[in-house]
Context: one part of a larger RNA
Molecule: large-subunit ribosomal RNA, half A
Organism: uncultured Clostridia bacterium
RNA sequence: AGCAUACGGAGGAUGCCUUGGUACAUGGCGCCGAAGAAGGACGUGACAAGCUGCGAAAAGCUGCGGGGAGGAGCAAAUAUCUUGAGAUCCGCAGAUAUCCGAAUGAGGGAACUCAACGUAUAGCAAUAUACGUUAUCCGUACAUGAAUAAAAUAGUGUACGGAAGGGAACCCCGGGAACUGAAACAUCUUAGUACCGGGAGGAAAAGAAAGUAAAAACGAUUCCGGGAGUAGUGGCGAGCGAAACCGGAGGAGCCCGAAAGAAGUAUAGAAAUAUACUUCCGGUAUCAAAAAGCGAAGCGAGUAUAGCCGAAGAUAUCUGGAAAGAUAUCCCAAAGAAAGUGACAGGCUUGUAGGCGAAAUAGUCGUAAGCAGGAUACAACGAGUACGUCGGAACACGAGGAAUUCUGACGGAAUAAGUGGGGACCAUCCCAUAAGGCUAAAUACGACCAUGUGACCGAUAGCGAAUAGUACCGUGAGGGAAAGGUGAAAAGAACCCCGGGAGGGGAGUGAAAUAGAACCUGAAACCGUGAGCCUACAAGCAGACAGAGCACCAUACGCGUGUGAUGUCGUACUUUUUGUAGAACGGGCCGGCGAGUUACGAUGUGAUGCGAGGUUAAGCGUUAAAGGCGCGGAGCCGAAGCGAAAGCGAAUCUGAAAAGGGUGAGAAGUAUCAUGUCGUAGACCCGAAACCUGAUGACCUAACCAUGAGCAGGCUGAAGCAAUGGUAAAACGUUGUGGAGGGCCGAACACACGCCUGUUGAAAUAGUCGGUGAUGACUUGUGGUUAGCGGAGAAAUUCCAAACGAAUCAGGAUAUAGCUGGUUCUCCUCGAAAUAGCUUUAGGGCUAGCCUUAACCGAGAUUACCGAAGGUAGAGCACUAAAUGGCCUAGGGGGCUUCACAGCUUACCGAAGCUUAUUAAACUCCGAAUGACGGAUAAUUGGUGGUUAGGAGUCAGACAGCGACAGAUAAGUGCCGUUGUCAAAAGGGAAACAGCCCAGAUCCACAGCUAAGGUCCCAAAGUAUACGUUAAGUGGUAAAGGAUGUGACAUUGUACAGACAACCGGGAUGUUGGCUCAGAAGCAGCCACACAUUAAAAGAGUGCGUAAUAGCUCACCGGUCGAGUGAUGUUGCGCCGAAAAUUAACGGGGCUAAAACGUAACACCGAAGCUUGGGGAUAUUUGAAUGAAUAUCGGUAGAGGAGCAAUGCAUACGGGCAGAAGCCAUAUCGGAAGAGGUGGUGGACUGUAUGGAAGAGAGAAUGCCGGCAUAAGUAGCGAAAGCGGAGCGAGGAACUCCGCCGUCGAAAGUCUGAGGUUUCCUGGGGAAGGUUCGUCCGCCCAGGGUAAGUCGGGACCUAAGUCGAGGCCGAAAGGCGUAGAUGAUGGACAACAGGUUGAAAGUCCUGUACUACCGAAUAAGGAAAUGACGCAGUGACACGGGGAGAUAGUGCGAGCGCGCGGAUGGAAAAGCGCGUCCAAGCAGAGAGGCCGGCUUGUAGUGAAGUACGCAAGUCGAAAGGCAGAUCUGUGAAUGGGGACCGGACUAAAGAAGGGAAGCGCAUGAAUCUGCACCGGCGAGAAAAGCUGCUAAAUAUUAUGAGGUACCCGUACCGCAAACCGACACAGGUAGACGAGAAGAAAAUUCUAAGACGAAC
Repeated sequence: AGCAUACGGAGGAUGCCUUGGUACAUGGCGCCGAAGAAGGACGUGACAAGCUGCGAAAAGCUGCGGGGAGGAGCAAAUAUCUUGAGAUCCGCAGAUAUCCGAAUGAGGGAACUCAACGUAUAGCAAUAUACGUUAUCCGUACAUGAAUAAAAUAGUGUACGGAAGGGAACCCCGGGAACUGAAACAUCUUAGUACCGGGAGGAAAAGAAAGUAAAAACGAUUCCGGGAGUAGUGGCGAGCGAAACCGGAGGAGCCCGAAAGAAGUAUAGAAAUAUACUUCCGGUAUCAAAAAGCGAAGCGAGUAUAGCCGAAGAUAUCUGGAAAGAUAUCCCAAAGAAAGUGACAGGCUUGUAGGCGAAAUAGUCGUAAGCAGGAUACAACGAGUACGUCGGAACACGAGGAAUUCUGACGGAAUAAGUGGGGACCAUCCCAUAAGGCUAAAUACGACCAUGUGACCGAUAGCGAAUAGUACCGUGAGGGAAAGGUGAAAAGAACCCCGGGAGGGGAGUGAAAUAGAACCUGAAACCGUGAGCCUACAAGCAGACAGAGCACCAUACGCGUGUGAUGUCGUACUUUUUGUAGAACGGGCCGGCGAGUUACGAUGUGAUGCGAGGUUAAGCGUUAAAGGCGCGGAGCCGAAGCGAAAGCGAAUCUGAAAAGGGUGAGAAGUAUCAUGUCGUAGACCCGAAACCUGAUGACCUAACCAUGAGCAGGCUGAAGCAAUGGUAAAACGUUGUGGAGGGCCGAACACACGCCUGUUGAAAUAGUCGGUGAUGACUUGUGGUUAGCGGAGAAAUUCCAAACGAAUCAGGAUAUAGCUGGUUCUCCUCGAAAUAGCUUUAGGGCUAGCCUUAACCGAGAUUACCGAAGGUAGAGCACUAAAUGGCCUAGGGGGCUUCACAGCUUACCGAAGCUUAUUAAACUCCGAAUGACGGAUAAUUGGUGGUUAGGAGUCAGACAGCGACAGAUAAGUGCCGUUGUCAAAAGGGAAACAGCCCAGAUCCACAGCUAAGGUCCCAAAGUAUACGUUAAGUGGUAAAGGAUGUGACAUUGUACAGACAACCGGGAUGUUGGCUCAGAAGCAGCCACACAUUAAAAGAGUGCGUAAUAGCUCACCGGUCGAGUGAUGUUGCGCCGAAAAUUAACGGGGCUAAAACGUAACACCGAAGCUUGGGGAUAUUUGAAUGAAUAUCGGUAGAGGAGCAAUGCAUACGGGCAGAAGCCAUAUCGGAAGAGGUGGUGGACUGUAUGGAAGAGAGAAUGCCGGCAUAAGUAGCGAAAGCGGAGCGAGGAACUCCGCCGUCGAAAGUCUGAGGUUUCCUGGGGAAGGUUCGUCCGCCCAGGGUAAGUCGGGACCUAAGUCGAGGCCGAAAGGCGUAGAUGAUGGACAACAGGUUGAAAGUCCUGUACUACCGAAUAAGGAAAUGACGCAGUGACACGGGGAGAUAGUGCGAGCGCGCGGAUGGAAAAGCGCGUCCAAGCAGAGAGGCCGGCUUGUAGUGAAGUACGCAAGUCGAAAGGCAGAUCUGUGAAUGGGGACCGGACUAAAGAAGGGAAGCGCAUGAAUCUGCACCGGCGAGAAAAGCUGCUAAAUAUUAUGAGGUACCCGUACCGCAAACCGACACAGGUAGACGAGAAGAAAAUUCUAAGACGAAC
C1' cells in the first nucleotide's frame, strides 16, 4: 500500500413536513383618470437599514357602527406611553394627501429650475411668505376684430362643457411577413397567423330580408350538436373546405328621410301667393300594436360591505417529557367538514349544522307621477346610387361556365305597370323591396373579489420567484439566479477552565444537544483514525475457479465469516460498424433531474352490453358535494347491390340477345372501454447555419456639423523689396533684406514598419529596443447628426459598443434537420436482412423477398427410382475467325531486254490451293459431371407448406473454397455466380488470431466416450513399435540459376593383356613452316596443309612466359602401384543463391538411429459435441390424477408472451411513541426484476389485498444542476532597494517613529475638468476582502465633515442640433417645418491679501474692496430728462511672421539681518548656513499703436429720430479722442508675513508668545500690451450685453447714512489602488503650472521643492 470491519469528518441525497405554486368549479365584478390615474421619487417611528402602512395633519386624524381586554405592524429588547370616560382591532363615511408622472403656467437631463396675475400677511421700500389661477385641441355662447370704404370673415380674448393617459385577455377595424409544407420550386401552403397601428365595451360585432328556398314552404341576428371531411375547390399536387336543412340555447322588435297636414320665420310681391328654412304631426309591407324604454323622490323586498348565538368528558387507569394513543365507562349529533392544541380529539380551542344581525354606504328587483295613444283613404317609398367595362379583393370557390359582396378608374339607369334575387345567361314562375338608422338575451375573456375542489407539485418539483423581477450582467432594448425545516416551549447554554479570538472542555436546560443556532433525518463521491489478514524477485481489464495458513463467532460452531501465499483461465462498458481490447466515439467520480406523451380521426385485436338491429349528440330535468339517474332519436353505422348516369333491383351492367362475360346475392352488426399501428397536431428527446417582424444601439468606431484647445528646439532660405553692377530700355548678375513651404532634423503628440519577449499574458493585442509623421489632407476636447433590405468608408468586405459578406435584443418558435448523439426494470418463445424493381435515386424511400403473431387450410421438403430438355467443362478445326513452317502459284516490286507486243530472271512480297503443327467468351462435324423441371412408390423430416389479417426490421455486408470477369491470371482490390462461416455463435484446435478446421452453450456434476488436433518439459496424453531418409537445426520462409552433398534406380564406357589417380622418366626432328614484321623462333596477326621424319610416344603445338629467343607445362608414351574407375539420365532428402531495423521466420526450453521427414499398425489425451445422474421451462401426445413419454430451449434488428418495483386514488383489512417512514449492517428466501427477518440509527407517520390511474425504472446524450477529487502543496504571488534601532502588541521582514541608503523630478511634484459618490476626518475592530503577513488599510462598526451677492452653473445670450402653436404632406403610427422655445464646447458678468480646523475655505474670521436694487436725508430743478421686443453703432473674431516695451521667474553679491563658528595644525574671517516680501481696489503717470473732429441742411429709407445716405460750412494735419500692459503713490510701516528665538506637554515632537533685515546688479520668457503691425490666400460665428436714437407712454435728477441680495455645486481621488479596462491590472484618460547646473532644447544626465521605496 491492499481487502474486510468499527468509529468519525466532509457533503446534503433520501424520508417526513409546508407558509408557496398550479389547474379547474361556482358566484360576483368588469374599469381607473384634469375632483390629477396607473406607476414612482422623497419623506414619515423614542431608537429605524429593509419590508409594510401612511403623507409636512405622515405605522396616522374625525364621525358612525361592530367588539370587549389588553395595546403601541413584520420584530426581539430597552425606554416611555395608552386603555371599562371602552383602547388596540374590524367595517362604513369623511379629512389630510409633499414632488414627479397624461402632467396641463414656462422650461427640463422624471421626482428639478424659473415665472405671471389675483388675494392676504410683514416691511417706508427693495424683498419675503401663504393660498388660488394661468397648457393645447374640439364644441357652444359672448365680446372684440384686420388686409378692404361699409359689412363680413380670418384672427384674438373670456366663460362653460368635453378630450388627452393607463389597463390581463376577450372584440371590431386599417396594414401585414417569413421560416415551413409541397420530400426541389414559382401558383398554392404556413395565414389573413405572428407583428405594427386605430377604436370600443362589459362584452364587442351582427341583426329585423332588395333573405332562404322549391313544399302542406319558412320568416332578424348570435352560439352549440348534426349535416360532413359531404358538395365543391385545388401546379385537380400539397392541401383548403362550405351551405341549405334538422335538433337545441336564447328570443324582441323598432325609428328616421320622403308624401299629406299644421304653425312660425325670411325673401319676392301691393296682395293672394310662391320659394326656402325651422318646428309639430304623420308614417313602412300590412293589419294591428306601443313595446323591451327613460324615469325624480318615496315605499317595499332581498343582498353586499363588520359581526353574534351555537350541543356533548375538567371521566378513571396505563405508557410517556407531553395523551388526542391503549384499556374501561359515559354523552351530543339539523353539528362525525376542517384546522389547531407537547403523538392519532364528534364531546379542549377555533369552527361546523342550524339560526340571528347594520348607524352608514352601494348595487339588484318591484311599485311609481311623468315622457306617451284614434281609424281610413290618397300619396309616398333613400342617385353619380343600382348596374356595366377594366384592375384588385372577399366569399370553402386559385378567372373558372362564376352567380353573390366590396371598390381604385371610366361610363351610367329605372321609379312600384318599377327594381333586385333564385350560382353564367334567357323565358316563365316564385321570393324580396337596395342605395338611412337603432336594438336586450343566448356567445367570448379574466387583470380583480369571495368560497371551494383536485387518482395536481412538494423545495433540482411547483410560477422565473415558498417570494425576486431582487442580487448580478449589459451603453441600451434586454437578460436574470441561488437560497425552506433547532425545539412542544428559547427553556438559545448562567457560572468555571484553555485560548488574543475563533473554537473547545465541564456545568446547566431539555424527552433528546451526534436537536447548540454552519442546528430534523443525514445516503454517496471524497478525507481520516483504530484494530484483523496480507504485502518488499514481483509483470497485473485486477476478476473467476481451485487453495495451504492466520484471525473471528452477532440469521452464527456451520456446507460459517474475514483475509489470503500459490496455481489455471482471462484484452472494460456503450455507440457506430463488414469488422473494435482497439491507437474509432462518449463518460474525472458520486448524488438528484433527464426522452414514444396527449387530443381528435382511421384501422386491426381483446373484453362487455344489446342484437337485424345498435347507439345517442347538443341540450333539458333532478340531486347537499363529487358524481349519478332520467329525458332528449336530430344524426350516425348496419340490414342490397349493379351501373358513368337516368335507372332497375337479388340482381344489375355491357349487349340485338332470354348468349357470354364483369360485379353481386350464401359468413351480423353496433356502442363503449383497453391495446397494436397509422394520420393531423412540436408528436421520442436534445442539437443548427439560416429566414422574417418589431424594437435598441454612433459613450467603441467611420464620416460630417458647431464651438474650443495643442504642436520644445534647431535648419533651409521662395516670392517681394533695397543697394549696387549691367542694358538704349529691359533682361540679367552680385550683396543684403525678407521669411514662403501638404519644406528638412527632432521632443511632446499622433501612428504602427521590424525582431524579440509575452501566448492558462502584467495586458481578450501589451512591453523593451529600434521605426514613421510631427504648420498640416495635422492631432485632440465638448456638444450634436447619419441605423441594419440601412449608415459610414483617401476602398481593406473596412467600421457601426471585445461580435459584421450583413449589428444587437425580443418575438414568429418546440422554424426545419432524408443528418449525428441519446432513449432508463426482469424473464420466456421464435428470429431476420445487408437482395430485386422504381426513385433529382444511390448513407433516404416505396413495393416485393426474408422474420413474427392470430385464424383457417391440409399441403411441403430431401434421398432413392423413372422421364424429358439442354450445348457448359472438355474436346475438335468441317463452318466463322485467328495463326506457324514448307510446297505451289495468280498478282505485284526489282533487274535484264525491247520500236511495240511479248520475253527472261529473281536468297523480294505474296491471295487462293496442298501439306505440317495450332488457337477461340461472342467458332462447333462432338460433348459430360453437377444442377434445374415433372412424376408413382418407399424411407426420412416438421416452427415444413399455403391463404387471409395485424406488426416489423432489412436495402453499408465481410472473409474462405470453387467457377468467371476487370486488374498486371497484382492487392486484406472491384464486380457477379455458388457453398460455408461471421454478421446475430460461445466451446476445442490453428502460440495469440470476426470470416480457416472441429463443433452449435436450458441449468448443475472433482463421471464416461470421442472430433479437429495432439502425446520430451512448459502442458492432458507414447522419451511407444517397425523399416527407411535427412546432417542442413533442413525441419522451423523464397526464385531463376549453380554445385564432385547424399540415398534409390537406369543407361553407357574402361579395367589383372593392370585401368582411374598419384609418383619417376620422356615429350624429339625438317623448322625460327610460309607470309607479315624492327623482331614474330609452337604460343601478336594472316595463310596453308593440318605436312613430313624419328619413334614406346611427342600438336608446324594446351597454357604460363620473353623485345624476340630462352625457360616451365600440357596433350601423348613408358615405368611404379594393384581393383575398380569414368560419363550420362531419372528420382527422394538436403546445400548455395539468402542484406534491415527486439533475440523475433519451431510459441519457448530444447531436439539428430529424433522430440525432424516418409511408410505401417496400435494405445492414449482432447470440446459447453455425445453419453450418464439430477433440476427447470415450452410444445405435443397420453393418463382419472400427483404425473409420464417424445421433441425442443445460442442469438443482433425485430415480432409475440408473462411478470417485478416506485407514485397518487377507491374499497376492505390493518400496523404505529411499548417507536412509522427513511438511512446503516446482515451469513435468510425466490427462476429474475426483487422480497422478508433481525439489530442499530431515527422520531411521526405507514402497510397488505383487489381494482383502477400514470410526470412509472438511467451508466453513457462533448447531457443539466450540485458536491467532491485529480493534476498539487505543483504553476503563480503583476515591472522597481532596502537596512538598523525604538514603540505598540498574544503575535511584527511588511504597522508607527527615528537614523542611514535608494527612486522620480515636462514627474512617480502641484492645480483642475470629466467620471466616481463618502473612498475624506476621528475613535474602535480583525472574521472575510488585501495575491504573503498584519497590531495596518481605499476593509468592517460608530460618530463627524462640504458654509459664497463677487468661484462654476441657473435666475442673461445665442451656434450646430433638438422640439415645434398654427401650417403642409402621409393607410394608421407619423414625417417636414414657420413663429417661437430650447441648447455651451463660445459671448456677457462684481474680491483680494492674510489667518484658521482632526476633516471646509476668493465660501468662516480679520482687514481693505467692488456689483445690482431699495432708501432716510441733503442739494438742484420746472422741462431738462427717462424710454422700447423698434432704428443704428459696437459686440465681431481666421492663419503665418518678425520685432518692441513690460512683467513673472531666475542667478549673483566682499550689500543687509539673524544663527553657527570646529573633538586632532591654524582660522571671529573676504568663514559657513538661512533669509533678504506683500494683493484687489482707488488716484496719477504711461512705451509704442489706432482714429480726422465739429456744425447745419436734407429729396429718400424709416412709425419716428440728432441714425443711414447726400450736400454745405468750419477747424485741422496736431490738437483731441480711444484702448492700454506696466510703473509710482495709496491700500499698509501703529498692518500682514517673515529666518530665527522660545519651550506648553512624560519622551519624541514643537503649542502659546516674541520677531531682524527687507537693498543692488545681471538675465529674462512660450506670459501681458495685442492681431497692435506686416504678409499672403483658403477671406476667417451668432445673439444678448453695452452706447446712441426716437415711437407709445411717463415725470424728476444727483449725492447718499443705512439696508436688501435667491437656488444648485463646493468633502475626497483625479496619469490613478478611488475614473474606463471583471482585479489594489506594466494599458487608456482633456486642460494649467512646470525651478537649478550642463545644453539649442519641454532631448539627455544629475539635483531643488515635493513625492515615493511598489504589499511575499